[in-house]
The prediction has a mean pLDDT of 87. Predicted 3D model of a 75-nucleotide RNA (c-di-GMP-I-GGC riboswitch aptamer) from a Planctomycetota bacterium. Of the family's consensus pairs, 95% are formed in the model. It was read from a public genome assembly, where an Rfam model found it. The organism belongs to Planctomycetota, within Bacteria. Rfam family: c-di-GMP-I-GGC riboswitch aptamer. Gene Ontology term of the family: cyclic-di-GMP binding.
Order: sequence, then C1' cells, then structure tokens
RNA sequence: CUCGAUAAGGGCAAACCACCCGCGAGGGUGGGACGCAAAGCUAUGGGUCCCCUCGGGAUCGCCAAGCUACCGAAA
Repeated sequence: CUCGAUAAGGGCAAACCACCCGCGAGGGUGGGACGCAAAGCUAUGGGUCCCCUCGGGAUCGCCAAGCUACCGAAA
C1' cells in the first nucleotide's frame, strides 16, 4: 500500500413521527435505528425522480469517477 476481524475506541443514520422550508422531487432540526468501512466531501459521467418544461432542479444511503480520512488482526 492492497485489504477489512465475531478486534478496540469512536462515527454516520433508512423507514417512521413532530416542527419548519420548498410548486415539487426533496431539504433542515429533533426523536428514532434499517443499515453503512468512507452512508465523509464534490453533481464530473450514467441512472432515477421533480417542475413555473427544452433548461432549471432533487438525489453522492443508486452506480461509477475524483479528493480526503480513524483503527490495525489475518492475508
């Protein structure tokens, strides 16, 4: 470095619920945990979705790609 334990200490948080924002997809905060070894960040390519539809938008917890990162058994 690759890799990813029935390891240690931590981290994130789906559905659902409350409130708020948005035409909408969806987002924010709190509660809550289905999961996650990048479920950290970036809409660059593809996918899906929305609209005041032909150019704008949502999603990185759909897949690639790029950048960054904790721990350290086996191989």